Small-subunit ribosomal RNA from a Thermoplasmatota archaeon, 1530 nucleotides, folded computationally. Model confidence (mean pLDDT): 83 of 100. It was read from a public genome assembly. Taxonomically the source falls in Thermoplasmatota (Archaea, Methanobacteriati). Its Rfam family is "Archaeal small subunit ribosomal RNA". Its family is annotated with structural constituent of ribosome and ribosome in the Gene Ontology. A reference for the family is Yusupov et al. (2001), "Crystal structure of the ribosome at 5.5 A resolution", Science.
């Protein structure tokens, strides 16, 4: 790369969760459609079009045609006679319409109502039949004869029509003849077959037939045999959906014999037997024409049966024959009904499920069109005439497929709309406008078909045929084709959160409204409206609807059942499925070849034809199916014979709470009778009730009675499960082991069936100790129908009969086979020197491969494998209803839907919770010491009041908090008076330039208005500058939202914890590292370890502060020298010491002992100032609380703009019945009071602090010296100490209130400042229930300073002084940290969450009964009609001379029977007063039953109580937390 086979094919996603895996369901993306709605609409081919009411139906049309037959018009035209009306002729015409006759009307069209097999498909039979018309062949058609419509006549009827008389003709109708190879009887032969049989000849006998007409060509006609060709009939096979339809059935089921059919056949019908069908689903109810196809699908499959095409049924309902080859007949007929129309009321007429076409119902489906030119029928020799079959055409985007609505250029990226970070960008967007072409469709103008021949006609001709010529076109002047002009006439519709391609803004504010799921919307909405814009599709495009996909979501390909939904409770067994080894036979399955058939049409392929495609043709394939012949025999089967290994039996042993059935025994309990005995007992958390002076409990004797059977006793044993426990003794199943003798496959499973089946419970009878539902009382409690207690009855027990369910559980069916091992035990066996090894049944752990969503499971499988059963398909409603069915009852089995949700759900993570565990820690508790909580005052804050009492913080974590200081200002708040580019800032315009400042002056509370008076800068000038007016955008809000926001803060917490990388475990969430053993404040540190490593936090580094050195010396400091004072570092001087303030060093378990691997820990050990972090403080990880703050400041968004802004005055933020917080000061003697006298440290100061002296009781004033400070000053500290008084009281405590009378700051102390001095002299005598702090320079107690501040401090920050007690410990309260455990919580315990009760919706169940339906059963009554018998009345053929006969027909009568009546039950639907229970619904009542040990573990079965969830009794379960303790493992 060629060729050749083979083959064209399979995608998912959202949505349970904090997360995760897996279960499962909802949902969506595709395809389709006879399709509708909605918005929109240029052309054109090819298609298709009542899916409802088989509802009615006005008008037209759809089946007519034929020289066989006799009869035979009209009208026109012409003539002829007449004046004329008229009469009559010829032709129209032997036509037209009717009529007898054939022949066709049983096709063709139509519909789907029935029907579930008398249907349909497919294969096959007919030896059990029919077949006009056709085609082949043989034979034939003689002779006669009566009618009869049609036409006159006459009657009857409103019509429809209908009767009586006459006449007449055939291919109408009869008689006779002849007559086969036809029928029929009988005989005998030959062949075949499939049972009954056929099939040929062939004797004989009987019996059956015909029609003419002609153009002379030739077409009818009779018989018979063959072909076809269409039918009857019959079988196998297929062929919906309910078992809450399980028995059905009397012509049923065979048989015989006759009836009747074309034809078998109980098809009918006497007789005679009793069958027949049915779990492989009969009857019985729904529901439905069936196929070939069609529409999904990878395919098996699933749905569906419009269009075309085969079959099948119906034709107004129901019934019935009649004619004919054929019908039991849409466009025929009889009868009955039920509508409708017409009536003269007597009576008749009709049947669109043909075509069009009305109305009606309906979401909804077309012209009363054109031709017979094609194709096809029907008569006919044939022209030819009919054909709503057809064939065109119209109407609807109804579906398919095809075309256009423009092409190429073109950035001033225009306008202009939307959007932003807004002088400007950014998109619509080469889009437009322009400039160039183009010519489909449409519009005009010209040509213009094929479909038409093998048809018909005429000629010729060799004559079923050839040649030739002529004519025939609804569509149609239509398709096509040529030519002119014009970009001119032609674009919409859904969607934009995820799914799902495609975002902004504006509005709206849980409204309004989307929505397929999941879900959006409560002021910043890609999700509602609307605009830009972008996505998809495009004469379409979107919804709704249905069907297959997806859906492995009923799993044949291709599914599961321990915990998700599913093992029957257990077992025994028929049917039925399945079944060991070797052998033989058939050839049913099954394989292989071959032949019929599997209609065309479609589907696939490949060629062609319409320009293309859609469509059509032609060919191949295919139709995966079914029957038939050959042949293979492995496998399955059948048939033979045989094996022992499955199964079973016989022999020997074994264990055992196997089962029943009696008996006996102790120990307890309770009674009861007796003693001894005296005040209680019992009972509980704690009481009570209750028993007891009539003697109880307690003891001790003797009796009684019933139920159970301690220890042994064990994840020991047995049994099929249920479930079995004291001993013995009788009957009795079962298994195990060993041996290998017998059977020889006799086996496994098991719908249906039988049989067992705890506990409760139910019947009869008993028993009745104990023990306990109900109930009864006492507690608890808010209540307490519970939990606890004291009683106590059924019931527990036995005897028989019922009941049949339990978490009947290993939540795990049986059965056989296979697939490493340990290590325990039970029964055998076997073997060993052993407690040893093997074996074979069992009971349990723990683990390997595999398995599992994981959790586990793991020779005892949940592994691998097979065979039977059982049984599952979201959650709920419901195991409920209705129905059957067992039950004495309770109540079991079996078992829907309607409606609801979008999810229930398993396992397993991570967390948080627990009135679950463990170990730690912390002024948490104890141990202690002071308070608080009681009083007065202060202060804040609820409340209340108030014009206003401004605002916010509200558990810890608000409340002496923002406020580090409200008399006015602050101030936000209230009242009033005022201003409006504005108190304040800066931009533009325009105008003024006497603006503005100052002064004066008038109103006023002011603030503010009025008004007088004096003067703008630079520059020559223009013109700036500066101001003010006015507009004009703006200012300006302590307005709202801290749930839109930075930023800041506060808590948990200075708690020790949070986290990553890479690595390893796990499907994943995730882990692990960080668990563990230690140790510690500390995830400090150390050791082990699938981890190793690192990151934020501990610690440490910074600051203060304890020691020391080193530098430095003023304003600080004086040891030493000298001066000097009443004194005093005052002075000179010094710089050693105090200090100051700048550096260093110093503490690190660094040494010793002791414990430890180590870390580390202990030590009234050293050392040292200081010792295990010295002490203090700064510092606060990830991150909780939408904590807090828009009122510190910033900031979106909203909202006010002569006001929510701005000013000014006053008031107010200070109120007060009352409640909380925080503090101050007391209650006194460890004290007040007076008098004296010591010792501080850290701070402030010029708008300031202020000495010294005076003055004043004081508060404070005069007053100025010194101080920008280590220099001055504020400034005296105080408690202490010394001395005095007071002497236990409401006081010499305590000082709150009041008064009066200074003082000080301030414009200004009334509301509403501090102070001082006299005066008053409250409550209060140590604080209830609670409740705070604090572990050493703490607590307590003392007293100084500063912020802020004009003034105001008991608060707040700060500084020093005096200075304790107590800590056994870690059980408890509270908070925290880690491990583990349980969970239905994840808004995370302030979770979740049941039930009744109220209310509103909703759909359902019973129900007095109502109303309808659609079979059935027994009866009456029967039309038409068929058949039967009749037939006295009527007849034209034959026969008879008649008379009659044959025959036939009206009549009657009998059977069947349709419609219709009646009765009785059943069913199936609808309604129904009132009832029942269920579902649902942001904010209703009880009360708390469930999840943690859920506060009394739950949970099933059952029974009883109770407003309710629910208690409680019995048995059962682990799907129970926790402790222990056995026992096994490892």
């Nucleotide at each position: 790369a060629u060729u050749a086979c083979a083959a064209u094919g399979g995608a998912g996603a959202g949505u349970u969760u904090g997360a995760u895996c897996c279960u499962g369901g909802c949902u969506c993306a595709g395809g389709a459609c006879g399709a509708a709605c909605g918005c929109u609409g240029g052309c054109g081919g090819c298609g298709u079009g009542c899916c409802u009411a088989a509802c009615a139906c006005a008008u037209g049309c759809a089946a007519g045609u034929c020289u066989g037959g006799g009869a035979g018009a009209a009208u026109a035209a012409g003539g002829u006679a007449g004046c004329a009306a008229u009469a009559u002729c010829u032709u129209u015409a032997g036509u037209a319409a009717a009529c007898c006759g054939g022949c066709g009307c049983a096709c063709g069209g139509g519909u789907g109502a029935g029907u579930a097999a008398u249907a349909u498909g497919u294969a096959g039979g007919u030896a059990a039949c029919a077949u006009u018309c056709c085609c082949u062949u043989u034979g034939g058609a003689u002779u006669g004869g009566a009618a009869u419509a049609a036409c006159c006549c006459c009657g009857c009827g409103a019509a429809a029509g209908c009767g009586g008389g006459g006449c007449u003709a055939a291919u109408a109708c009869c008689g006779a003849a002849u007559g086969a190879u036809g029928c029929a009887g009988c005989g005998g032969c030959u062949c075949c077959g499939c049972a009954u049989g056929g099939a040929g000849a062939u004797g004989u006998u009987g019996u059956u037939a015909a029609a003419g007409c002609u153009u002379c060509g030739g077409c009818a006609c009779c018989a018979a045999a063959g072909g076809a060709u269409u039918g009857g009939c019959c079988u196998g096979c297929a062929u919906c959906c309910c078992a809450u339809u399980a028995g059905a059935u009397a012509g049923u089921u065979g048989g015989c014999g006759a009836g009747g059919u074309a034809a078998c056949g109980g098809c009918u019908c006497a007789c005679c037997a009793a069958g027949u069908c049915u779990g492989c689903g009969a009857u019985g109810g729904g529901u439905a024409g069936c196929u070939g196809a069609u529409c999904u699908g990878a395919g098996a499959g699933g749905a569906u049966g419009a269009u075309c095409a085969g079959c099948c049924a119906c034709a107004c309902u129901g019934g019935a024959a009649c004619u004919g080859a054929g019908a039991c007949a849409c466009g025929g007929u009889c009868c009955a009904g039920a509508c409708u129309c017409c009536u003269a009321c007597g009576g008749g007429a009709g049947g669109c499920a043909g075509c069009a076409g009305u109305g009606a119902g309906g979401a909804a489906u077309a012209u009363u069109g054109c031709g017979c030119a094609a194709u096809g029928g029907a008569g006919g020799a044939a022209a030819c005439u009919c054909u709503g079959a057809c064939g065109c055409a119209g109407c609807g985007a109804c579906g398919c497929c095809g075309c256009g609505u423009g092409a190429a250029g073109g950035a001033u990226g225009a306008a202009g709309g939307c959007c932003c970070u807004c002088u400007g960008g950014g998109u619509c967007g080469u889009a437009a406008a322009c400039u160039u072409c183009u010519g489909u469709a449409g519009a005009g103008a010209g040509g213009g078909a094929a479909g038409a021949a093998u048809g018909u006609c005429c000629g010729c001709u060799u004559c079923u045929g050839g040649c030739g010529g002529a004519u025939u076109g609804a569509c149609g002047g239509u398709a096509c084709c040529u030519c002119u002009a014009a970009a001119g006439u032609a674009a919409g519709g859904g969607u934009c959160g995820g799914c799902u391609a495609a975002c902004u803004a504006c509005g709206u504010g849980c409204c309004a409204g989307c929505a397929g799921c999941c879900g959006c919307g409560g002021u910043a909405a890609u999700a509602c409206g609307u605009a830009g814009g972008a996505c998809c599709c495009g004469a379409g495009c979107g919804u709704u609807g249905u069907c297959c996909g997806g859906a492995a979501u009923c799993a044949c390909u291709g599914g599961g059942u321990g915990u998700a939904a599913a093992g029957g409770g257990a077992g025994c067994g028929c049917a039925g499925g399945c079944u060991g080894a070797c052998u033989u036979u058939c050839a049913a399955g099954u394989c292989g070849a071959u032949g019929g058939u599997g209609a065309a049409a479609u589907c696939u392929u490949g060629u062609g034809g319409c320009u293309u495609a859609a469509c059509c043709a032609c060919a191949a394939a295919a139709c995966u199916g079914c029957c038939g012949u050959c042949g293979a025999u492995a496998c399955u089967g059948u048939c033979u014979g045989u094996c022992u290994u499955g199964a079973g039996u016989g022999u020997g042993g074994a264990a055992g709470a196997g089962g029943g059935u009696g008996g006996c025994a102790g120990a307890a309990u309770u009674c009861a009778u007796g003693g001894u005995g005296u005040a209680g007992c019992g009972g509980u958390g704690a009481a009570a009730u209750g028993c007891g002076u009539a003697g109880a409990u307690a003891u001790c004797a003797u009796g009684a009675a019933g139920a159970a059977u301690a220890c042994c006793g064990g994840u020991u044993g047995c049994g099929a499960a249920g479930g079995c426990g004291g001993c013995c003794a009788c009957c009795u199943g079962g298994u195990c082991c060993a041996u290998u003798a017998c059977u020889g496959a006799c086996g496994c499973u098991c719908a249906u069936g039988c049989u067992c089946g705890a506990a409760a419970g139910c019947g009869u009878g008993g028993g009745g100790a104990g023990c306990a539902a109900a109930c009864a009382g006492g507690a608890u409690u808010a209540g307490a129908u519970a939990c606890c207690c004291u009683g106590g009855u059924a019931g527990u027990c036995c005897a028989c009969g019922c009941c049949c369910u339990a978490a009947a559980c290993g939540a795990u069916g049986a059965a056989u086979a296979c697939u490493c091992g340990g290590u325990g035990u039970u029964g055998g066996g076997u073997u060993u020197u052993a407690u040893u090894a093997c074996u074979c049944a069992g009971c349990g752990c723990c683990u390997a491969a595999g398995c599992u969503a994981a959790c586990g499971c793991a020779u005892u499988a949940a592994g691998u494998a097979u065979u039977c059963c059982a049984c599952c398909u979201g959650g709920g409603a419901a195991g409920u209803a209705c129905g059957a069915u067992c039950g004495c009852a309770a109540g079991g089995u079996u078992g829907a839907a309607a409606c609801u949700c979008a999810a229930a759900g398993g396992a397993a993570u991570u967390g948080a919770c627990g009135g679950g565990g463990g170990c730690c820690c912390g002024c948490a508790c104890a141990a202690g010491c002071a308070g608080u909580g009681g009083a007065g005052c202060a202060u804040g804050u609820g409340g209340u009041u108030u014009a206003a009492u401004u605002c916010g913080a509200u558990g810890c974590a608000a409340c002496g908090c923002g406020a580090a200081g409200a008399a006015c200002c602050u101030u936000a708040c209230c009242u009033g008076g005022g201003c409006u580019u504005g108190a304040a800032a800066g931009g533009c315009a325009a105008g003024a330039u006497u603006c503005u400042a100052g002064u004066c002056u008038c109103u006023g509370a002011a603030a503010g208005g009025g008004g007088a008076u004096u003067a703008c800068c630079c520059g020559c000038a223009a013109g700036g500058g500066g101001u003010c007016u006015u507009g004009u955008a703006c200012a300006g809000g302590u307005g709202c939202u801290g749930c839109a926001u930075g930023g800041c803060u506060g808590u948990c917490g200075u708690c020790a914890g949070c986290u990553c990388g890479u690595g390893c475990c796990g499907u994943g969430a995730g882990g692990u590292g960080u668990u563990a053993g230690g140790u510690u404040a500390a995830g400090u540190c150390c050791u082990g370890c699938a981890a190793c490593g690192a990151g934020c936090g501990c610690a440490a580094c910074c600051c203060c502060u304890a020691c020391a050195c080193u530098u430095a010396g003023u304003u600080g400091c004086c040891a030493u020298c000298a001066g000097g004072u009443a004194a005093u570092g005052c002075u000179g001087g010094g710089c050693a010491c105090u200090c100051u303030a700048a550096g260093u060093g110093g503490a690190c378990u660094g040494c010793c002992u002791a414990c430890g691997c180590a870390a580390g820990u202990a030590g009234c050990g050293a050392g040292g100032a200081a010792g295990g972090u010295g002490g203090g403080g700064a510092u606060g990880a990830c991150g909780u609380c939408a904590a807090g703050u828009c009122c510190u400041c910033a900031u979106g968004g909203c909202c006010c703009u002569u006001a929510c802004g701005c000013c000014c005055a006053g008031g107010g933020c200070c109120a007060c019945a009352c409640a909380c917080g925080u503090g101050c000061u007391a209650c006194a003697a460890u004290g007040g009071c007076c008098a004296c006298u010591a010792c501080a440290a850290a701070g402030g100061g010029u708008u300031g602090c202020c000495a010294a002296a005076g003055c004043g009781c004081a508060a404070g004033c005069u007053g100025g010296a010194g101080c920008u400070a280590a220099u001055c000053c504020c400034a005296a500290a105080a408690a202490a100490g010394u001395g005095g008084u007071c002497u236990c009281a409401g006081u010499u405590c305590a000082g709150a209130u009041u008064g009066u009378g200074g003082g000080c700051u301030g414009c200004a102390a009334c509301u509403c400042g501090c102070c001082c001095a006299c005066a008053u002299g409250a409550a209060g005598c140590u604080g209830g229930a609670a409740u705070u702090g604090c572990u050493a320079g703490u607590a307590a107690u003392c007293g100084c300073g500063g912020a802020u501040c004009a003034g105001c401090a008991c608060g707040c920050c700060g500084c020093g002084g005096u200075g304790a007690a107590u800590a056994c410990g870690u059980u408890c309260c509270c908070g925290g940290g880690c491990c583990u455990u349980g969970u239905a919580c994840a808004c995370a315990c302030c979770g979740c969450c049941c039930g009744u009760c109220a209310a509103g919706c909703c759909a359902u169940g019973g129900a007095a009964g109502c109303u309808g339906g659609g079979g059935g059963u027994a009866c009456c009554c029967g039309a038409a009609g068929u058949c039967g018998c009749u037939g006295u009345g009527c007849c034209a053929a034959c026969c008879g001379c008649a008379a009659g006969g044959a025959g036939g027909c009206a009549g009657g009568c009998g059977c069947c029977u349709a419609a219709g009546g009646u009765a009785a039950a059943a069913c199936c639907a609808g309604u129904g007063a009132c009832u029942g229970g269920g579902g649902c619904u942001a904010a209703g009542u009880c009360g708390u039953a469930a999840c943690a040990a859920g506060g009394u573990a739950g949970c099933c079965g059952u029974a009883u109580c109770g407003g309710a969830a629910g208690g409680u009794g019995c048995g059962g379960c682990u799907g129970g937390a926790u402790c222990a303790c056995c026992u096994c493992c490892u």